[in-house]
């Protein structure tokens, strides 16, 4: 940095889209590691559970405990001693009391110590963490004051710490309650409380001095009075018995003072949309007095006084939002944004509110109220995760109920420590940035395999396979950090102190790690565990297949998809980007598409309908001064992070981290003094005045003259008369129009008038006069910046239209009739009412337009014309100042076009636009009597809409030419019969196809069978036909009897071979042929919209184009248009073109005309010869004359057929530009292309033709192939075309006589001669053709007959007989003959042909072909006309110019009701919510107050007041019968309103 999309095509203007960075994301599919960030954006919606604020024993009682001291010393044991009972003979055992002695060590006291606690006290708790509802505000950036203020802990400086008291919790005790918990009693302490006492200081009043700052004040310092302070705690020494004194350290209290830190407040500037919010406001603005704070203040009370605040610099309203440093994005200037960090506010369940405090109206304090949720004994209580985890609920969506205080910090402590969910670490999420890997090198038989193909290959692809090496990450194992320094503790050591105590500094050791056996190193293993996602039409990098058939689907815009889809789905390939891909969503570019940088306004959107003027921009010349604004310099600030440059650190990177530089801003000090700007003085050229003249439909009001229109009256006078494309309606015999006089009455101003005048604009037209504005020149006296623009206001403002009075001749909406007309609520007519005119008032609009705002300046002309001036003798120069025109000077413009009257070039000011519809519209507000007018949206919709211009096309646009296109002729068609195609019916089938000229006697130059595709039936299946492979039989190939059977088929006796090569032969092997299989064949099956080729037509029509030049930005023009002229784009001349090509011509063919040549099968003039015939002479033989055959000569003529000539406007007159050329003439056989043919330019028509043959793709193979039979193409109510015959006398019949050209002919043509009434038959000669046959030409002409009629016209039709071709004549052939004798008497509407050897009309030939439906098509003579005045129309064409909203191109586009479906959306009787005030009522808590009292307190009352509650209003949402419009939606009705002169511009 563009690029896509309007259009046939182009150039602008202009909107949609895309490419590109971001993101606290989300979703889809996929997923190896690490490190560093990031994660509740939405219900500030509800919360279980655990933790997030403690600490202090060196304040202070007490209480529990450790451990030592001291002390009382129970229980129990043992040991003795007594003693009492029992057992035993005894000895001796046993139990028990009792004392004494050893032990024992419960329990407790007292003092010291250790931990540890609830309570009073102290400090913290106001931080730190969280969120983003509120708030548009001094919140909040920034930059200033604060002389109007505080500030706990901490530093520093001064001083001090002195003496009493009385209480209270904790503890006891007793009640109370479920419990929360409370309340009597009684006794205790404090660094809790509370006196007194001393006052360095301090605070007040006062008095001076001196400083600031001047407005009010304010600071300092002296001096007087007066008021105001404390608490102890501990360590150590010394005395002392003790109580205590004294020393010294330290932690504390207390008064002041200063500093740091943090805060309060208070101003300038900055801070979002909206004016469809235009006025707000009663504590509201000031004052005075008081109370309130730390401090100023209407901050709060009383009083007083009406003020105050905004009008465009937006008050007040509504609406959305924390706001900032940054962050994204962009070249920038900006636009968006404000997670996470880092600084401010504001919030803590909603809601008010105070207390404590240095600090709060205080997230985990406290009271009140309200919703919600729990407990409960129902009496009554508890809580508040917008702390960290975590749940639930909504949501596309957002994390671990982790671990540690090791580190940073943080509260409290002397201090060990305690306690921090701040913090540090972990966990989970590809959510987002960085790094890293999924291996590397070699490897062609380019493997298999998949995809594709022209079947040859291509591609995947050195990819793999397959050798060779690596080993990162990850797993596994070994080892193992830095993060730690420090308090502390000990041991030296300095310093204080008397001291070796202690307490404070060095020094050295010693002690502290959640994270973690983590990071890292090392080892060993083995390519081993690690690739996907989106695209592939264009924009945009990447292409082929199949499959679908406008379906399914895709799509960011354009757009793809209807049978060959590179766009849809799958596939191979191919791009991209990679652990990620792509989609949504959003932001900024790109968009200069809101333009400051950086647009525009004649016609694309946009100039107000004009004016006058207010704010407000802006504003001429000079001189001095000021310095606001500009410029420069210097101080301050612009937190930190971030950006950015450099450097370091984690292996690199993100990251972190040093240092710089930036922070474009804001204050505040110097200083210039150009330029603005302010005060001051001056000047004149801007502006305005004076004084002279000038032109004019400017305005406004009063009068008036004439011409015409209607109407009245009288006359004359008679049947009309209007009116129209034609008509009617209408008016007239009751006398109209006409015409003649006189008379009403209203409008309007013929000629003059003129791209002439005046006016802002709107707009002004007969004369005269009153008022009246403006403007222009000339003089250069005066004034001295007084200007220009101009929101808001104001006034003017066509027509129409209202209101009220007039007036009313014409003309005339509406209406009424009459016509046109398919309809005609129109266009035409005949009449008419409001209206149009006047007065008075409203409306306020219009294509109100030069679609061009309004002033100044400055940029070549040329021409007219109006008004002044000026020079001139006079044509004519010449200035000003309109009004107009041409013009590429320059110069703008998309382009048309503008061009000193700018749309150039600049300045100033105001208006206005921003994609089309919706919508000049709704809804609010203003204005109008009403119509209505002014402001002016959204919702939804589409990718265009539009502006100039070009090339075509069309036009019921113009201009010029042609053509049998009209006209002028002459025959026809349409009417009958019938032929013959079609179309439509029917049918088993009537086979397709061809359909406006350009289908319809076309494709068919011949449908009985074949043809042939169609229909019924019967058959075949490698095949009726063609290659190719394998394999196979062996009397193979061929011919094929009999029998089946409609035939095809089937069946198969019976005959019976070729060739080549090996070879003596034969065998053998091929080959041709059969079988059997596979490839395939065949297809008149589809598609002519896939397709060649070919043909139609516009049109034998003058046109269709290129190359270099040249103009346009451009698509294009030019040339090719112009003047002439021709059949011609033919020629000629001009000309920014000059040439050239395909087309015209002409070369070719026939035809007319001469010459040469040639001379059979052609001729025969003139010579001979033969025969016939007639005449004539002749008696007759014969002779002669004419004919006519036939024969020999000859080639003069016909003719054949070859070569040349001949016409070329070459000559003559005129006309014309002397040119091209045209008109007349001569002359010629022919004269201006001499007739005719052949020859068809670029393209049109998806024209026609796959059934003529060729061809893609698709269908089909025991059938769509193929062979047979039979049938059909030939049906018949009908409708059209396109012939034939005819309707008759220019005819028809009968007889006779004539004159052709052009073909065809051996499967053929067929002579003579017989035969038949004919068709034909039989016969044969001749002819492979200038020889021999078809072969008669026919109309004509000659003679007769018919004699106006359904006939001697016409023949259709049907019955009999027959011929003739053919295997075959019935569907369904032709011809003969007898009989029969139909419509038809000249043709409605309408249409066809032909301009001379034409048209008519008369035969005659050929092709297909057995035959034949032919009357049809091609061709050929014969006989042989009439007209063209001329281009007005009608139809084709062709040049040139116009105009289009057309380009599929008039068979085109294209409006509007209606009726269907969706869609958003106004209005609506109403019905419901929300906000945000207003009035009154009830009033909790609590501050202030004011009574009372038992004076700790407590009761009551006031004001103020959350909330609740009534009442009218008000803003805004939802919903709502109905009901207006709007908009989208392939083929719905109706008209046709625009677009051409759109048929009424």
């Nucleotide at each position: 940095a563009g690029a896509g999309u309007u259009u046939g095509a182009u150039c602008c203007u202009g909107g949609c889209u895309c490419a590109g960075a971001g993101u606290g994301a989300a979703c889809g599919c996929u997923g190896g590691c690490g490190g560093c960030g990031u994660g509740g954006a939405u219900u500030a919606g509800g919360c279980a559970u655990g933790c997030a604020a403690g600490u202090c024993g060196c304040g202070c009682g007490a209480u529990g405990u450790u451990g030592c001291u001291u002390u009382u010393g129970a229980a129990g044991a043992a040991a003795u001693a007594g003693u009492u009972c029992c057992c035993g003979u005894a000895a001796g055992g046993g139990a028990g009391c009792u004392g004494u002695c050893u032990u024992g060590g419960a329990a407790g006291a007292a003092g010291c110590u250790u931990c540890a606690u609830a309570g009073c006290g102290g400090c913290a708790a106001a931080a730190g963490g969280g969120u983003g509802a509120g708030g548009a505000a001094c919140a909040c950036g920034u930059g200033a004051g604060u002389a109007a203020c505080a500030u706990a802990c901490c530093u520093c400086u001064a001083a001090c710490u002195c003496u009493g008291g009385g209480a209270u919790a904790g503890c006891c005790u007793c009640g109370c309650g479920a419990a929360a918990g409370c309340g009597g009693g009684g006794g205790u302490a404090a660094u809790a409380c509370c006196g007194g006492a001393u006052g360095u200081g301090u605070c007040u009043a006062c008095a001076a001095a001196g400083g600031c700052a001047u407005a009010a004040g304010u600071c300092u310092u002296u001096g007087u009075a007066g008021g105001u302070a404390a608490a102890g705690g501990u360590g150590g020494c010394u005395c002392g018995u003790a109580a205590g004194a004294g020393c010294u350290g330290u932690c504390g209290a207390u008064u002041a003072g200063a500093g740091c830190u943090u805060g309060g407040c208070u101003c300038g500037c900055g801070u979002c949309c909206u004016a469809u919010c235009a006025g707000c406001u009663u504590g509201u603005u000031g004052g005075u007095a008081g109370g309130g704070u730390a401090a100023c203040g209407g901050c709060c009370u009383a009083c007083c006084a009406a003020g105050g605040c905004u009008u465009u610099u937006g008050a007040c309203g509504g609406g959305u939002a924390g706001c900032u440093g940054g962050u994204c994005u962009g070249a920038g200037a900006g636009g968006a944004u404000g997670g996470u960090c880092a600084g401010c506010c504001a919030c803590a369940c909603g809601g008010g509110g105070a207390c404590u405090g240095a600090g709060a109206c205080a997230c985990u304090g406290c009271c009140c109220c309200g919703a919600c949720u729990c407990c409960u004994a129902c009496g009554g209580g508890a809580g508040g995760c917008u702390g960290c985890a975590g749940u639930c609920g909504a949501g596309g969506a957002u994390c671990u109920u982790u671990a540690g205080c090791a580190a940073u910090g943080g509260a409290c402590g002397a201090a060990a420590g305690u306690c921090u969910g701040a913090c540090u670490a972990u966990g989970c999420g590809a959510c987002g940035c960085c790094g890293c890997g999924u291996g590397a090198g070699g490897g062609a038989u380019g493997a298999a395999g998949g995809u594709u193909u022209u079947c040859g290959g291509a591609u995947c692809g050195u990819a793999a396979a397959c050798c060779u090496c690596u080993u990162u990450c990850g797993a596994a194992g070994u080892g193992g950090a830095u993060g730690a320094a420090a308090c502390c503790u000990u041991u030296g050591u300095u310093a204080u102190a008397a001291a070796u105590a202690g307490u404070a500094g060095c020094a050295a050791a010693g002690c502290u790690g959640a994270c973690a056996g983590u990071a890292c190193a090392c080892u060993g293993a083995g390519a081993a565990g690690a690739a996907g996602c989106c695209a592939c039409g264009g924009c945009c990098a990447a292409c082929u297949c199949c499959g679908u058939g406008c379906c399914a689907g895709c799509a960011g815009c354009c757009g793809c998809g209807g049978u060959a889809a590179u766009a849809c789905g799958g596939a191979g390939g191919u791009g991209g980007c990679a652990a990620g891909c792509g989609u949504u969503a959003c932001u900024c570019g790109g968009a200069u598409u809101c333009a400051u940088u950086g647009g525009g306004u004649g016609u694309a959107a946009a100039g107000g309908g004009c004016a006058g003027g207010u704010a407000g921009g802006c504003g001429u010349c000079c001189u001095a001064u000021c310095a606001a604004g500009u410029u420069g310099g210097g101080a301050g600030u612009g937190a930190a992070a971030u950006c950015c440059u450099u450097u370091g650190g984690c292996u690199c990177a993100a990251c972190c981290a040093a240092a710089g530089a930036a922070c474009u801003g804001c204050u505040u000090c110097c200083a210039a003094a150009a330029c603005u700007g302010a005060a001051a003085g001056g000047a004149u050229u801007g502006a305005g005045g004076c004084u002279g003249a000038u032109a004019g439909a400017g305005g406004a009001g009063a009068g008036u003259a004439g011409a015409a229109u209607u109407c009245c009256u009288g006359g004359u006078g008679u049947a009309a008369g209007a009116g129209u494309g034609a008509a009617a309606u209408c008016u007239g015999u009751a006398g109209a129009g006409a015409u003649c006089a006189g008379g009403a009455g209203g409008a309007a101003a013929a000629c003059c008038c003129g791209u002439g005048g005046c006016g802002a604009a709107a707009g002004c037209g007969g004369c005269u006069c009153u008022c009246u504005g403006g403007a222009u020149c000339a003089g250069u006296c005066c004034u001295g910046a007084c200007g220009c623009u101009g929101a808001a206001c104001u006034g003017c403002g066509a027509a129409a239209g209202c209101u009220a009075g007039g007036g009313g001749a014409g003309c005339g909406a509406a209406c009424a009739g009459g016509a046109u007309u398919a309809g005609a609520u129109a266009c035409c007519c005949u009449g008419g009412u409001a209206g149009u005119c006047c007065u008075a008032g409203c409306c306020g609009u219009a294509a109100a337009c030069g679609a061009u705002g309004a002033g100044c300046a400055c940029u070549a002309g040329g021409u007219g014309u109006u008004g002044g001036g000026g020079g001139u003798a006079a044509c004519c120069c010449u200035u000003c100042a309109g009004c107009g025109c041409c013009g590429u000077a320059a110069g703008a413009u998309a382009a048309c076009u503008c061009g000193u009257u700018a749309a150039g070039u600049g300045c100033u000011c105001c208006a206005c636009c921003u994609g089309g519809g919706g919508a000049c519209u709704a809804c609010g507000g203003c204005c109008g009597c009403a119509a209505g007018g002014c402001u002016a949206a959204a919702a939804c919709u589409c990718a265009a809409a539009g502006g100039a211009a070009u090339u075509g096309a069309c036009g019921g646009g113009g201009g010029c030419c042609c053509g049998c296109a009209c006209a002028a002729g002459c025959g026809g068609u349409g009417g009958a019969a019938c032929a013959u195609g079609u179309g439509g019916u029917u049918c088993a089938a009537u086979u397709c196809g061809a359909u406006g000229c350009u289908a319809c006697g076309c494709g068919a130059a011949g449908a009985a069978c074949c043809u042939c595709a169609c229909c019924a039936g019967g058959g075949c299946u490698u095949g009726a036909c063609a290659u190719a492979u394998a394999g196979g039989a062996a009397g193979u190939a061929g011919u094929g009897a009999a029998c089946c059977g409609a035939a095809a088929g089937g069946g198969g006796a019976a005959c019976a071979a070729u060739c080549u090569g090996u070879c003596a032969a034969g065998u053998c092997a091929g080959a041709a042929g059969c079988c059997u299989a596979u490839a395939c064949a065949g297809g008149u099956g589809u598609u002519g919209c896939a397709u060649g080729g070919c043909u139609g037509u516009c049109g034998u029509c003058a046109g269709c184009u290129c190359g270099u030049g040249c103009c346009g930005u451009g698509a294009g023009g030019u040339g090719u248009u112009g003047g002439g002229u021709u059949a011609a784009g033919u020629c000629c001349c001009g000309c920014a073109a000059c040439g050239a090509g395909c087309g015209u011509a002409a070369c070719c063919c026939u035809u007319a005309u001469c010459u040469u040549u040639a001379g059979u099968u052609g001729c025969u003039a003139c010579u001979c010869u033969u025969u016939u015939a007639u005449g004539c002479c002749g008696u007759a033989a014969g002779g002669u004359a004419u004919a006519a055959a036939a024969g020999a000569g000859g080639c003069a003529c016909u003719c054949u057929a070859a070569a040349g000539g001949g016409a070329c406007u070459g000559c003559c007159c005129g006309c014309g530009a002397u040119a091209a050329g045209c008109g007349g003439g001569a002359g010629g056989a022919a004269g201006g292309u001499g007739g005719g043919g052949a020859u068809g330019a670029c393209g049109u028509c998806a024209a026609g033709u796959c059934c003529g043959u060729a061809u893609g793709g698709c269908c089909u193979u025991u059938a769509u192939g193929c062979c047979c039979u039979g049938g059909g193409c030939u049906a018949c109510a009908c409708a059209c075309g396109u012939g034939u015959u005819a309707c008759a006398a220019u005819g028809c019949c009968u007889a006779c006589u004539a004159c052709a050209a052009a073909g065809c002919g051996u499967u053929g043509c067929c002579a003579a001669a017989c035969c038949u009434c004919g068709a034909g038959g039989u016969g044969g000669a001749g002819c492979u053709a200038a020889u021999c046959g078809c072969a008669a030409a026919a109309a004509a002409g000659u003679a007769g007959g018919c004699u106006c009629a359904g006939u001697u016209c016409g023949g259709a039709u049907u019955g009999g007989a027959g011929u003739c071709u053919g295997c075959a004549a019935u569907u369904c052939g032709a011809c003969u003959c007898c009989a029969u004798g139909a419509a038809g008497c000249c043709g409605g509407a309408a249409u066809c042909g032909c301009u001379a050897g034409u048209a008519a009309u008369g035969g005659c030939g050929g092709a297909u072909c057995a035959g034949c439906u032919a009357c049809g098509c091609c061709g050929c003579c014969g006989u042989g006309a009439a007209u063209a005045c001329g281009u007005u129309c009608c139809c084709g064409g062709g040049c040139c110019u116009u105009g289009u909203a057309c380009a599929c191109a008039c068979c085109g586009c294209c409006c509007g009701u209606c009726a269907a479906g969706c869609g958003a959306u106004g209005g609506g009787a109403g019905c419901u919510g929300g906000g945000g005030g207003u009035a009154c009522c009830u009033a909790a808590a609590g501050u202030c107050u004011c009574a009372c009292u038992u004076u700790u307190u407590g009761u009551g009352g006031g004001c103020c007041a959350a909330a609740g509650g009534u009442a009218a209003a008000u803003c805004u949402g939802g919903u709502g019968a109905c009901u207006g419009g709007c908009g989208c939606u392939a083929a719905g009705u109706c008209g046709u309103a625009a677009c051409a002169a759109g048929g009424u511009a």
Small-subunit ribosomal RNA from a metagenome, 1545 nucleotides, folded computationally.
The coordinates come from a structure-prediction model, not an experiment, and the mean pLDDT is 83.
Its Rfam family is "Bacterial small subunit ribosomal RNA".